[in-house]
RNA sequence: UGCUUAUAACGAAAGACGGAGGGAGUAGACCCUGCGAAGUCUUAGCAACCUGUGCCAACAAGGUGCUAAAUUCUAUCCGCGAAAGGCGGAGCAGAUAAGCG
Numbered sequence: 001u002g003c004u005u006a007u008a009a010c011g012a013a014a015g016a017c018g019g020a021g022g023g024a025g026u027a028g029a030c031c032c033u034g035c036g037a038a039g040u041c042u043u044a045g046c047a048a049c050c051u052g053u054g055c056c057a058a059c060a061a062g063g064u065g066c067u068a069a070a071u072u073c074u075a076u077c078c079g080c081g082a083a084a085g086g087c088g089g090a091g092c093a094g095a096u097a098a099g100c101g
Stems, first nucleotide, its partner, number of pairs: 002100006013043005021032003026075004044067003049063002051060003071093001076090005
């Protein structure tokens, strides 16, 4: 880096350094941010994919992951609807885990 499968409206932040951006990318919208963005570190926490114990239920928390907002929302298709940038479903893309090449 590619493929397969699974999951996602739940949940969980303080401090230090840093010093202007950030919310993956494109477009639009919306939002966060000098009452301190990104990033790094420390500590704490959430969750339970793998893992361990167990017949199961369940428990634990070693490996990852995560800790603003639904994956912030929309984009393509389908259904409902008189219509809507109105509702629902699927998909695309991305994220994470596990496995494979």